RNAcentral holds the sequence, with entries from ENA. Predicted 3D model of a 301-nucleotide RNA (Bacterial RNase P class A) from a Flavobacteriaceae bacterium.
RNA sequence: CACGCAGGCCUCCUUACCGCUUUGUUUCAGGCAAAGAGGAAAGUCCGGACACCAAAGCGCAGUAUAGCGGGUAACGCCCGUCGCUUUACCUUAAAAGUAAAGUAGGACCAGUGCAACAGAAAGCAAGUACAGUUCGGCUGUAGUGAAAUCAGGUAAACUCUAUACGGUGAAACGUCAAAUAUACCAACGCUUGAGGGUAGCGCGCCCAAGUUGGCGGGUAGGCGGUUAGAGCCCAUUAGCAAUGAUGGGCCUAGAUCAAUGGUAAGGCACGACAGAAUCCGGCUUAUGGCCUGCUUUUUAU
Numbered sequence: 001c002a003c004g005c006a007g008g009c010c011u012c013c014u015u016a017c018c019g020c021u022u023u024g025u026u027u028c029a030g031g032c033a034a035a036g037a038g039g040a041a042a043g044u045c046c047g048g049a050c051a052c053c054a055a056a057g058c059g060c061a062g063u064a065u066a067g068c069g070g071g072u073a074a075c076g077c078c079c080g081u082c083g084c085u086u087u088a089c090c091u092u093a094a095a096a097g098u099a100a101a102g103u104a105g106g107a108c109c110a111g112u113g114c115a116a117c118a119g120a121a122a123g124c125a126a127g128u129a130c131a132g133u134u135c136g137g138c139u140g141u142a143g144u145g146a147a148a149u150c151a152g153g154u155a156a157a158c159u160c161u162a163u164a165c166g167g168u169g170a171a172a173c174g175u176c177a178a179a180u181a182u183a184c185c186a187a188c189g190c191u192u193g194a195g196g197g198u199a200g201c202g203c204g205c206c207c208a209a210g211u212u213g214g215c216g217g218g219u220a221g222g223c224g225g226u227u228a229g230a231g232c233c234c235a236u237u238a239g240c241a242a243u244g245a246u247g248g249g250c251c252u253a254g255a256u257c258a259a260u261g262g263u264a265a266g267g268c269a270c271g272a273c274a275g276a277a278u279c280c281g282g283c284u285u286a287u288g289g290c291c292u293g294c295u296u297u298u299u300a301u
Base pairs, nucleotide, nucleotide: 002296004294005293006292007291008290009289010288012267013266014265015264016263017262018261020036021035022034023033024032025031026030038273042284043283045282046281047280048279049278050169051168052167053166057203058202059201060200062165063164064163065162066161067081068080069079070078071077082105083103084102085101086100087099088098089097106160107159111158112157113154114153128142129141130140131139132138173224174223175222176221184214185213186212187211188210195207196206197205198204231250232249233248234247235246236245237244238243
């Protein structure tokens, strides 16, 4: 130097003109000012905030997690540490040690499974060859194999143990408006409870006088939710760290058939993956450039 690993940052830039959305102001057709897609906005995989329903119980089934300790609103996430595995260094080689990376890391004497080929035989038995023998495959050796005499291996094999687990999702919900055919038919029912709710099932509990199905008529717009937050930045401080505390500063999209674009000139790192729709913390996936650290090889001194 190159490769690899880990982490951080950015996500074309500048000028001019025209255009779009929101907010403020205003002399309110208008003018002026400010702001206007991401590090993943993706996946919808986890955990929540919020809203509504249930009155939240018991049993069975099911799903998830799994060394120890800490962080967080919480988590299946993050940090530390121990163990195990892999790679490299060191060494004749090995062990130990060091560095980096990974880890879905409780239990195999509760039980049931699985292991090709080879081999006599792959588990509660049987039994190849040779030798010993107390003559009992009782003991030993050899042979095959990853594993051979009530043997080990395997649980992101079934399972067991411990712990945890209401539902729905902004098309949630709330509120205002509009419309008339709550008509007609059938079934079941009216406290002897139809139907509905309680995750999947059952029991129990709660609501309830109408409910379910068919056929048909009318209406379907507006506002809120909706962005000031478990928010962001800086400094100090506690801690190995994740993170916490204190102080100071900042306000950074809110569309609703869906806004941030076009033209011209210049620059060089020549711009990849890719577009918010209630919001936040993670994980996973896609991907261009720059910087820092570490390991190894090569080269030079």
The source organism's lineage runs through Bacteria, Pseudomonadati, Flavobacteriia, Flavobacteriales and Flavobacteriaceae.
A source record names the gene rnpB.
Model confidence (mean pLDDT): 76 of 100.